This is a predicted structure of a 71-nucleotide RNA (transfer RNA) from an Actinomycetota bacterium. Its mean pLDDT, the model's own confidence on a scale to 100, is 84. RNAcentral holds the sequence, with entries from ENA.
RNA sequence: GCGGGUGUAGUUCAAUGGUAGAACGACAGCCUUCCAAGCUGUAGAUCGGGGUUCAAUUCCCCGUACCCGCU
Numbered sequence: 001g002c003g004g005g006u007g008u009a010g011u012u013c014a015a016u017g018g019u020a021g022a023a024c025g026a027c028a029g030c031c032u033u034c035c036a037a038g039c040u041g042u043a044g045a046u047c048g049g050g051g052u053u054c055a056a057u058u059c060c061c062c063g064u065a066c067c068c069g070c071u
Stems, first nucleotide, its partner, number of pairs: 001070007010024004018054001026042005047063005
């Protein structure tokens, strides 16, 4: 330099065009003499920009980070 793949919550993963969910974690409450466990609730995310579409995490283009291959 060329080609391919991946990027969603603090972490690990869902969601194949129609209100972004789960588990663990965090916080608050309940329970307990206290802690742990358990129960209930709350907050928290689509890598950046543009395009197509009534509507984009999803399709297209450019960029960016990481991984793999070729040179």